[in-house]
Molecule: transfer RNA
Organism: Camelus ferus
RNA sequence: GAGGGUACAGCUCAGUGGUAGAACGCAUGCCUAAUGUGCAUGAGGACCUGGGUUCAAUCCCCAGUACCUCCA
Numbered sequence: 001g002a003g004g005g006u007a008c009a010g011c012u013c014a015g016u017g018g019u020a021g022a023a024c025g026c027a028u029g030c031c032u033a034a035u036g037u038g039c040a041u042g043a044g045g046a047c048c049u050g051g052g053u054u055c056a057a058u059c060c061c062c063a064g065u066a067c068c069u070c071c072a
Stems, first nucleotide, its partner, number of pairs: 001071001003069005010024001012022002018055001026042005048064005
């Protein structure tokens, strides 16, 4: 220098053009002598940044940023 991939909750990851989810973790309650396990409830994110297309974008297109991989 060229190609490919990834970016979503505190963490690991789904999702798909139509008001964003799971497990773990966290908080509260129940349970227990207590801890843990278990059960229930809740909080927590406008989806890396900017622009475009569209009635409508996390999703499609363009550019940028960071990381991974590969070629030279």